[in-house]
Formats: sequence, structure tokens, C1' cells
RNA sequence: CUUUAUUACUUUUACAUGCAUCGUAUAUCGUCGAGAAUAAGGCUUGACAGUUUCUACCGGACUGCCGUAAAUGGUCCGACUACGAAUGAAUGGAAGGAGAUA
Repeated sequence: CUUUAUUACUUUUACAUGCAUCGUAUAUCGUCGAGAAUAAGGCUUGACAGUUUCUACCGGACUGCCGUAAAUGGUCCGACUACGAAUGAAUGGAAGGAGAUA
């Protein structure tokens, strides 16, 4: 000096993964069947529809309404899922630099 191996360090990245942010979809919405509860209650289940869309279609708080019947209303807060975008940090991969040891 070269090569190989190991190892802590460091740089880069049209890479991968999940996270954070934003956007699109959907309004966590609408219609219907069956069953259930009853003022300490107001649900359960299934179907349809909605999305160039898989999934979800509910929870909580507050406030009405229903005088025991079969029917729920309003306001606020909360996502999840699919796809896309840019950035950030993280982990991994890949490539490189240089150090140490053998």
C1' cells in the first nucleotide's frame, strides 16, 4: 500500500415500513324489514343506497320529546378506512467515506 472480516462513527438516498400534517371520498348521512326497552328507557339485527372506493356508518356530552305507547328530535365533540401530496423525524435496506482491530 492492497484485499477480506468484525466493529462503534459518519454522509447520501427517485428505496421500504409505520408515525405526524394536509387534501379527496362521506354528509360517521339516507331508506326499509324484523325484534327489543319504556321516563333508571329510547336499543339489537338484517337489507338497500351513498364513494371513479375497501372498510366504517358509531361513541360521548348537553338538551328536548314521548305519561307507559311506539316512535324518537336538536346542538356540540370525536374518528376509522381507502387513495393521493409535500415535508419532518424514526427504524430498516442500499451505496459511499473515514477510524480501530484481526